[in-house]
Context: one part of a larger RNA
RNA sequence: UGACGGGACCCCGCACAAGCGGCGGAGCAUGCGGCUUAAUUCGAUGAUACCCGUAGAACCUUACCUGGACUUGACAUAUAGGGAAAAGUUAUAGAAAUAUAAUGUGCAUUAGCGCCCUAUACAGGUGGUGCAUGGCUGUCGUCAGCUCGUGUCGUGAGAUGUUGGGUUAAGUCCCGCAACGAGCGCAACCCCUGUCCUAUGUUGCCAGCAAGUAAUGUUGGGGACUCAUAGGAGACUGCCGGUGAUAAACCGGAGGAAGGUGGGGACGACGUCAAGUCAUCAUGCCCCUUAUGUCCAGGGCUGCACGCAUGCUACAAUGGCAAGUACAACGAGUCGCAAUACCGCGAGGUGGAGCAAAUCUCUUAAAGCUUGUCUCAGUUCGGAUAGGAGUCUGCAACUCGAGUACAUGAAGCUGGAAUUGCUAGUAAUCGCGGAUCAGCGCGCCGCGGUGAAUACGUUCCCGGGUCUUGUACA
Numbered sequence: 001u002g003a004c005g006g007g008a009c010c011c012c013g014c015a016c017a018a019g020c021g022g023c024g025g026a027g028c029a030u031g032c033g034g035c036u037u038a039a040u041u042c043g044a045u046g047a048u049a050c051c052c053g054u055a056g057a058a059c060c061u062u063a064c065c066u067g068g069a070c071u072u073g074a075c076a077u078a079u080a081g082g083g084a085a086a087a088g089u090u091a092u093a094g095a096a097a098u099a100u101a102a103u104g105u106g107c108a109u110u111a112g113c114g115c116c117c118u119a120u121a122c123a124g125g126u127g128g129u130g131c132a133u134g135g136c137u138g139u140c141g142u143c144a145g146c147u148c149g150u151g152u153c154g155u156g157a158g159a160u161g162u163u164g165g166g167u168u169a170a171g172u173c174c175c176g177c178a179a180c181g182a183g184c185g186c187a188a189c190c191c192c193u194g195u196c197c198u199a200u201g202u203u204g205c206c207a208g209c210a211a212g213u214a215a216u217g218u219u220g221g222g223g224a225c226u227c228a229u230a231g232g233a234g235a236c237u238g239c240c241g242g243u244g245a246u247a248a249a250c251c252g253g254a255g256g257a258a259g260g261u262g263g264g265g266a267c268g269a270c271g272u273c274a275a276g277u278c279a280u281c282a283u284g285c286c287c288c289u290u291a292u293g294u295c296c297a298g299g300g301c302u303g304c305a306c307g308c309a310u311g312c313u314a315c316a317a318u319g320g321c322a323a324g325u326a327c328a329a330c331g332a333g334u335c336g337c338a339a340u341a342c343c344g345c346g347a348g349g350u351g352g353a354g355c356a357a358a359u360c361u362c363u364u365a366a367a368g369c370u371u372g373u374c375u376c377a378g379u380u381c382g383g384a385u386a387g388g389a390g391u392c393u394g395c396a397a398c399u400c401g402a403g404u405a406c407a408u409g410a411a412g413c414u415g416g417a418a419u420u421g422c423u424a425g426u427a428a429u430c431g432c433g434g435a436u437c438a439g440c441g442c443g444c445c446g447c448g449g450u451g452a453a454u455a456c457g458u459u460c461c462c463g464g465g466u467c468u469u470g471u472a473c474a
Stems, first nucleotide, its partner, number of pairs: 001474002003471003007468001010465004015458002019422004026313008034304002042053002064299007073122001077121007088103006106113002124288002127286003133282002135277003138273001140271001145184006151160003164175003190265004195233007205222002209220003236259001239253005315415001319374007331362003336355002341350003381412001387406001389404001391402002428450007
């Protein structure tokens, strides 16, 4: 100087407390461990692994296993020699890769380009090492810290500045001070959202004026309104009062759409964990080279005495079922979204208007509201499981896809110890969209609808910050 303390002071955080809802019990989905297996590819493992890499394993993917094949190779460059196009199509054998036979012929005047064979350099490796590395990332932590120059002090390691008194979300600011300044962080500058103004109105809108319809901005028209797209204004402790040291600031008020960082996002200092990743990529070294490379078929990654994690659905009456009825936003669409119509109980099918989209479509939002019924039951709760039937995607749904209607109707009556999220348009609850994608989600990323309770406070638990103290630690 640090680190540590079941030392002390002060401060902060959904850290506790106060509340609301969960998890832990059941069934299922998904991931992991274990076990099994020819293989169940590999990585991630307290917090910081476990719906994680994987924004989507039937084949492909795919790296694994079994079997069948190839060896200048599936892919690149170069040289030398030789050859004829190659691809495609057809036939035969085969599980296919591939092999054989037939057919076939490009650009260019030629040289040649492109192609094939042979030979040689070489290719190739999701093989090893993340403890050789770059890059990227997690975490402490959006915590308020981490340092430097010059000066001063100290023999020196170092100290000072950065400590102290206040204050702040903040090393934020003020005052003081052997310090004076500066840098990386904080904040602001960026984006979204909340109010207003101006400009412009199509595909958007419809107040007023007309026309028309069973009805609809449907038509003429209009720019008022909503909205869209740009450009501005607006919030700064600016104003008032009080407290304070006359400071910084804090408390209250006015005005205001918004008030003290308005709300949200992006943004992550010096560093820590030899943290993670050689399987995104790049890369040193080592290793394989008729194989640890490459192609193909089938299987596996989906295997099931069990354990854990994250979710979904429930256990019902603030509910289930039936009928009627209302109101969104974000998005996506030509290898696509698909309307009206018709067929089917339905999944869906036929057909195809319109739309490269503020125009058309996905697209009827659901919870809600109004009625009716059920009457506390393992039930008209709950839907697992399993039966045959049928739909869609796709060469192909056996291993191993997702829907549909009928019949089947398991556990489950609110969950031990323990444990978790959340402070406001939040929690809870309700649907909708998108990426990936032929098809496939209860996951992920977004969107809107309805919309709470509680916070006395900082004694305690956890984590963190400043100062101080002790130390057989470095």
Small-subunit ribosomal RNA, 3' major domain from an uncultured bacterium, 474 nucleotides, folded computationally.
Its Rfam family is "Bacterial small subunit ribosomal RNA". Rfam links the family to the GO terms structural constituent of ribosome and ribosome.
The RNAcentral record of the full RNA draws on ENA.